[in-house]
A computed fold for a 71-nucleotide RNA from a Candidatus Micrarchaeota archaeon, annotated as transfer RNA. Its mean pLDDT, the model's own confidence on a scale to 100, is 81. It was read from a public genome assembly. Its Rfam family is "tRNA". The family's RNA type in Rfam is transfer RNA.
């Protein structure tokens, strides 16, 4: 230099054009002599930009980062 893969709450992971879900962590409450466990509730997210579309996490293009391969 070229090719391929991945980027989603604090963390891990799904959905793949039509309301972004689950687990865990966090906060509050119930229970308990205390703690733990259990139960209820809450808040917290699409790497950046552009284009296509009625509608983009998803598709196109460019960039950044990460991992792998070729020379």
């Nucleotide at each position: 230099g070229c090719c391929u893969u991945a980027g989603u709450g604090g963390u891990g992971u799904a959905a793949u054009g039509g309301c972004a879900g689950c687990a865990u962590a966090a906060a509050g409450g119930a229970c308990u002599g205390u703690g733990g466990a259990u139960c209820c509730u809450u808040a917290g997210g699409a790497c950046c930009g552009u284009g296509u579309u009625c509608g983009a996490u998803u598709c196109c293009c460019g960039g950044c980062u990460u991992a792998g391969g070729c020379c």